[in-house]
RNA sequence: GACACAUCCAGAGGGGUGGAGGGACUGGCCCUGCGAAGCCCCGGCAACCACCGUAUGUCACGACGGGAAGGUGCCAAUUCCAGACAGAUGUGUG
Repeated sequence: GACACAUCCAGAGGGGUGGAGGGACUGGCCCUGCGAAGCCCCGGCAACCACCGUAUGUCACGACGGGAAGGUGCCAAUUCCAGACAGAUGUGUG
């Protein structure tokens, strides 16, 4: 990268470095030298996977609950708004 499924009106930012862009795309509207992106450190949010319990359960798929030490993700604005056979994240498959 392809396919399938789930979720996307909740929640959570400081410092260093850097030096002009960023919010996927198009249109809009915004953020930004009172310092954008990227990178690093620390902190936090959430609960997809994992884990534990119901459970000596269920035909099976799975459901409900739990905490947050593991793997991801996320921390301006409803995925910022509208649009499209759109996008993002997680899990699974080959």
Predicted 3D model of a 94-nucleotide RNA (SAM riboswitch aptamer (S box leader)) from an Actinomycetota bacterium. NCBI's taxonomy places the organism under Bacteria, Bacillati, Actinomycetota. The sequence was found by an Rfam model in a public genome assembly. Its Rfam family is "SAM riboswitch aptamer (S box leader)". The family has 457 seed sequences and 9,625 matches in Rfam 15.1.